[in-house]
Molecule: Bacterial large signal recognition particle RNA
Organism: Leptotrichiaceae bacterium
RNA sequence: UCAUACAGCUGGGGAGUUAGCGGUGCCCUGUAUCUACAACCCGCUUUAGUAGAGGUGAUAUCAGACUUGAGGAUAAUUUUAGUGUCAAAGACUUAUUUUAAAAAUGUUGAUAAAAUGGUCUUGUAUUGUAGAGUGAUAGCGAACCGUGUCAGAUUGGGAACGAAGCAGCACUAAGUUGUUUUCUCUAGGUUUACGAGGUAGCUAUUUUUGAGUUUUUAACUUAAGAAACCGAUGGUAAGAUUUUUUCGAGGGUCUGAUGUAUGA
Numbered sequence: 001u002c003a004u005a006c007a008g009c010u011g012g013g014g015a016g017u018u019a020g021c022g023g024u025g026c027c028c029u030g031u032a033u034c035u036a037c038a039a040c041c042c043g044c045u046u047u048a049g050u051a052g053a054g055g056u057g058a059u060a061u062c063a064g065a066c067u068u069g070a071g072g073a074u075a076a077u078u079u080u081a082g083u084g085u086c087a088a089a090g091a092c093u094u095a096u097u098u099u100a101a102a103a104a105u106g107u108u109g110a111u112a113a114a115a116u117g118g119u120c121u122u123g124u125a126u127u128g129u130a131g132a133g134u135g136a137u138a139g140c141g142a143a144c145c146g147u148g149u150c151a152g153a154u155u156g157g158g159a160a161c162g163a164a165g166c167a168g169c170a171c172u173a174a175g176u177u178g179u180u181u182u183c184u185c186u187a188g189g190u191u192u193a194c195g196a197g198g199u200a201g202c203u204a205u206u207u208u209u210g211a212g213u214u215u216u217u218a219a220c221u222u223a224a225g226a227a228a229c230c231g232a233u234g235g236u237a238a239g240a241u242u243u244u245u246u247c248g249a250g251g252g253u254c255u256g257a258u259g260u261a262u263g264a
Base pairs, nucleotide, nucleotide: 001264002263003262004261005260006259008056009055010054011029012028013027014026019045020044021043022042023041033053034052035051036050037049061257062256063255064254065253066252067251068250071247072246073245075243076242077240078239079238080237081236083234084233085232086231090229092225093224094223095222098219099218100217101216102215103214104213105212112208113207114206115205116204117203118202119201120197121196122195123194124193125192129187130186131185132184133183135180136179137178138177139176140175146171147170148169149168154163155162156161
C1' cells in the first nucleotide's frame, strides 16, 4: 500500500408515562435506509428499544468548548371570569330623634277622654237554599223463565167437549222518571229574634274638652335587617411583547480525532 472480516455508526430534543431507561402515541426541529411489534402498552436493567434485512466502516463523518436559539416545563407578578369565607363607619331597606320645606284638613269643631252599639266567640229558636233518605202520588216498565184473557196453530176424544199455550191486548213486580206545604238527617259567605262572653284595634252615634292634626321630601340622631354592589382574604380556570429557574433541537466560530484482527 492492497484484500478480507469485526467493533462502531445509520437522527436529535421537550412534556407525559415509569422504580428507572429506551420505544410506540403528542409537541418542536427539519430529511434522517427498509420491514414486524406496542397505552387497560412493548422491550430492557445501567447507558439502551427488541428481532430481521440493507448501507457505511471515515474530512460529504465523529467528539469537545464558546456563542446563538425554535419549542417545552417551573415559579412569581398582573388582568379577566367564576366560587368559598369574613366584613354592615361606603352604598341599600325599615322604623325612630331633631330641624327645615311643601301640601291637605280643622271653630260648619282638630286632638284627647267617656258612654252606648257594630265588627269577634258561643247557646237557643226561627227562616231560606242545596243534597240524601222516607212517605204519598202520577207515568213508564217483562221475547221465553210474571198474572189475566188468549185469535191462529198444536194436542186428547167417535162426537159432545176438554188440555197446555205463542203473538196481540190489559195489568203489575224489581226498577226507573216526575210532582209534593209528609217527616227525618246533613251542609253553609241565608234571614230574624232573644241570651251569655270577650277585645279595646277599626268604626257609627252622643256627651265633655277647645286648636291643632295628618302626609310627603331633604339633612341629621338612634336601632334593627340584608352579603346583590363596594371592601378583605383562600382555592380554581383562562390569558399576558412581563420576570425567575430549568431542559433544549437546529445554526455559527474554534479545536481535536480515523479503531482491531488476519493475509499478501